RNA sequence: AAAAGGCAAACCUAGUGAAAGCUAGGGACGCAAAAACCAAGGGGCCUAAGGCUGAAAAGCUAUGGCAGCCGGUUCGCCGA
Numbered sequence: 001a002a003a004a005g006g007c008a009a010a011c012c013u014a015g016u017g018a019a020a021g022c023u024a025g026g027g028a029c030g031c032a033a034a035a036a037c038c039a040a041g042g043g044g045c046c047u048a049a050g051g052c053u054g055a056a057a058a059g060c061u062a063u064g065g066c067a068g069c070c071g072g073u074u075c076g077c078c079g080a
Stems, first nucleotide, its partner, number of pairs: 006031002011026006029068001035074004042070002044066003050061004
């Protein structure tokens, strides 16, 4: 090269949550690490219940999240 196998975005349904999001089923946009772990000492992004400010509208704020944003650690399928 070729082939096998793996994961599963958006969206839908159900549950959960203040939200972001998460979990399960369906579903495939993609992924060679989209495998495991790291978000209490890397950067970035989302949310704002509570708190603070405010006359109000609203603003700020993570102790809530995202590892399929970049990154770190460990391990690693098939073939040559």
This is a predicted structure of an 80-nucleotide RNA (c-di-GMP-I riboswitch aptamer) from uncultured Desulfosporosinus sp. Rfam family: c-di-GMP-I riboswitch aptamer. Rfam's curators write: GEMM was predicted in a large-scale screen for bacterial structured RNA regulatory elements. Its mean pLDDT, the model's own confidence on a scale to 100, is 84. The organism belongs to Desulfosporosinus, within Bacteria.